The prediction has a mean pLDDT of 80. A computed fold for a 145-nucleotide RNA from an Acidobacteriota bacterium, annotated as c-di-AMP riboswitch aptamer (ydaO/yuaA leader).

RNA sequence: UUGAGCGAAGAGCCAAAUUCGCGGUCACGCGAAACGGGGGAACCAGGGAAGCUUGCAGGUUUCCAGGGGCGCAUCCGACAGCAGUCGGUAGGGGACUCCAACCCCGAGCCCGUCAGCUAACCCCGUCGGCACUUGGAGGAUUCGU
Numbered sequence: 001u002u003g004a005g006c007g008a009a010g011a012g013c014c015a016a017a018u019u020c021g022c023g024g025u026c027a028c029g030c031g032a033a034a035c036g037g038g039g040g041a042a043c044c045a046g047g048g049a050a051g052c053u054u055g056c057a058g059g060u061u062u063c064c065a066g067g068g069g070c071g072c073a074u075c076c077g078a079c080a081g082c083a084g085u086c087g088g089u090a091g092g093g094g095a096c097u098c099c100a101a102c103c104c105c106g107a108g109c110c111c112g113u114c115a116g117c118u119a120a121c122c123c124c125g126u127c128g129g130c131a132c133u134u135g136g137a138g139g140a141u142u143c144g145u
Stems, first nucleotide, its partner, number of pairs: 005145005012130003018033006034126006044116001047064007066114001067111004075088005091105004096138006
């Protein structure tokens, strides 16, 4: 110095939310990259319920309903005059990873009558908040021998 055995420790997390440069009155501002999101052609697609067409598909009639976006955060049921309350639930989380059990959340905000998809093109964001259960199996890396 290298390898092996044994022993001990055990990587921060959610999120797109980071990095770099310049300026600054130190509050922040501007720019770039990267990451995330929205709008936006052609082609294609075409809300819900009930009835009719024997069934499917398709068609048709009547009635009802504004719609969309960010986000895990939807949908269903009961009660309720409304507001809402309660119970479930799609989904999300429990801090290095996986499995099991158990637990927690299942919000909030925005656009303003407009938005399917979507090449070109256009626009916006890079905030915040935490380190939090038990058991098992692993484990980058470090230390000792």
The source organism's lineage runs through Bacteria, Pseudomonadati and Acidobacteriota.